Two RNAs folded together computationally: RNase P RNA and transfer RNA, 447 nucleotides in total. It holds a member of the Rfam family "Bacterial RNase P class A". Rfam classes the family as a ribozyme. From the family's description: Ribonuclease P (RNase P) is a ubiquitous endoribonuclease, found in archaea, bacteria and eukarya as well as chloroplasts and mitochondria. Rfam links the family to the GO terms dimeric ribonuclease P complex, tRNA processing and ribonuclease P activity.
[in-house]
RNA sequence: GGAGUCGGCUUGGCAAUCGCGGUAAAUCACUGAUCUACCGAGGAAAGUCCGGGCUCCUUCGGACAGAGCGCCAGGUAACCCCUGGGGGGCGCGAGCCCAUGGAAAGUGCCACAGAAAAUAUACCGCCAGGCUCUCUUGGAGCCCGGUAAGGGUGAAAUGGUGCGGUAAGAGCGCACCGCGCGACUGGUAACAGCUCGCGGCACGGUAAACCCCGCUCGGAGCAAGACCAAAUAGGGGAGUACGGGGCGGUUCGCCGUCCCACCGCCGGUCCCGAGCGGACUCCCGGGUAGGUUGCUACAGGCGGCUGGUGACGGCCGUCGCAGAUGAAUGAUUGCCCUCGACAGAACCCGGCUUAUUGCCGGCUCCGGCC
RNA sequence: GGGCCCUUAGCUCAGCCUGGUAGAGCGCUUGCUCGACACGCAAGAGGUCACUGGUUCAAGUCCAGUAGGGCCCACCA
Numbered sequence: 001g002g003a004g005u006c007g008g009c010u011u012g013g014c015a016a017u018c019g020c021g022g023u024a025a026a027u028c029a030c031u032g033a034u035c036u037a038c039c040g041a042g043g044a045a046a047g048u049c050c051g052g053g054c055u056c057c058u059u060c061g062g063a064c065a066g067a068g069c070g071c072c073a074g075g076u077a078a079c080c081c082c083u084g085g086g087g088g089g090c091g092c093g094a095g096c097c098c099a100u101g102g103a104a105a106g107u108g109c110c111a112c113a114g115a116a117a118a119u120a121u122a123c124c125g126c127c128a129g130g131c132u133c134u135c136u137u138g139g140a141g142c143c144c145g146g147u148a149a150g151g152g153u154g155a156a157a158u159g160g161u162g163c164g165g166u167a168a169g170a171g172c173g174c175a176c177c178g179c180g181c182g183a184c185u186g187g188u189a190a191c192a193g194c195u196c197g198c199g200g201c202a203c204g205g206u207a208a209a210c211c212c213c214g215c216u217c218g219g220a221g222c223a224a225g226a227c228c229a230a231a232u233a234g235g236g237g238a239g240u241a242c243g244g245g246g247c248g249g250u251u252c253g254c255c256g257u258c259c260c261a262c263c264g265c266c267g268g269u270c271c272c273g274a275g276c277g278g279a280c281u282c283c284c285g286g287g288u289a290g291g292u293u294g295c296u297a298c299a300g301g302c303g304g305c306u307g308g309u310g311a312c313g314g315c316c317g318u319c320g321c322a323g324a325u326g327a328a329u330g331a332u333u334g335c336c337c338u339c340g341a342c343a344g345a346a347c348c349c350g351g352c353u354u355a356u357u358g359c360c361g362g363c364u365c366c367g368g369c370c
Numbered sequence: 371g372g373g374c375c376c377u378u379a380g381c382u383c384a385g386c387c388u389g390g391u392a393g394a395g396c397g398c399u400u401g402c403u404c405g406a407c408a409c410g411c412a413a414g415a416g417g418u419c420a421c422u423g424g425u426u427c428a429a430g431u432c433c434a435g436u437a438g439g440g441c442c443c444a445c446c447a
Base pairs, nucleotide, nucleotide: 001366002365003364004363005362006361007360008359009358012336013335014334015333016332017331018330020040021039022038023037024036026034027033028032042342046353047352049351050350051349052348053347054221055220056219057218060273061272062271063269064268066217067216068215069214070213071085072084073083074082075081086100087098088097089096090095101212102211106210107209108206109205110204123151124150125147126146127145129143130142131141132140133139159177160176161175162174163173164172178201179199180198181197182196183195184193185192186191225293226292227291228290235284236283237282238281239280240279243260244259245258246257247256248255249254262278263277264276265275286446287445288444298320300319301318302317303316304315305314306313307312371443372442373441374440375439376438377437380396381395382394383393390427398414399413400412401411402410420436421435422434423433424432
């Protein structure tokens, strides 16, 4: 000097004038106004992909189904998130990536090509025997038997290399590697081992194929809910159920209560149990579409100390930091400057993903000079 | 703010669940038939399956993310 990689911060700043929204006090006024002070969009507010807090369903338990996650150990309110480790892959390296359990529980699928795609084979080839032809030797063709080492096809073809053996071959035998099982050692564990032993060895891949195993899971969502006010038409139609018995009262019409049956009720199930209620469902039509609340003090921010490899936790101190609802931050002027990207809260948090400007720092590699 | 669905030929849509190399109707082009047009008959052209990445030998189809489009969510009786 160049290339790369990881992390952090920021997201134009300052001043003046006018104009916006909220809170508090004061004053005036009758539900509004004036004045003063303070506060007022983000790291992603986005996508709505996850997890919760909170609210309601009268509710609770179970079964089946369904959904999610998937190595181990931790963090967290919780999670499909984060941290650390194991295993695998990429990179010279710093580093980066992985939907990372099970194929010996079972069932599927592997098109085309190829002889053959799972306990599936013989197209070319190699070898033994027999027959025929020919030119003495070579050689060619056919039949039957053996073979899967070599070649071809394919993404993938009964583990690899070497030696021996064989008519020719083949784990057929042996050595090493690979694979499976067991023991020992280290580690909380996943796992690891130039530790040992046994076995010729289960006959491919695929589970973001069905499935098996383990763990987790009520539902809906602030347009959830709560309250107030106003207006109109319970106006019309259809369907399911409304039954029986006992006791008490009685004006003998009936009323109350209990049991069984029927219907409805937990937002997957014509399931089961408990419990609650006496009604529920659909269609046409009508009225109001107003106000208050929920609505911001929280698993909160900042600083210091401390435990931990880390995510994160503990202790102390300090601060209050938007609450709109036809939707608040705008306009003008001047200066500075790295000349400013992506882009605006709508109940609130913790993550993931996507979009994107500028600055700073650590580390790795390459080249050159001293 | 929240919930659900869709994207394939010029147009309207199948195909997706259960992955093997893309279809139907209308429209368009050419030819035949007809005095001529229409109808009819025959043949043909026309596709980055919204985009990106992943799983797999192989993706329109399975999975994840992004872009665009559509629908629904108040109260009384």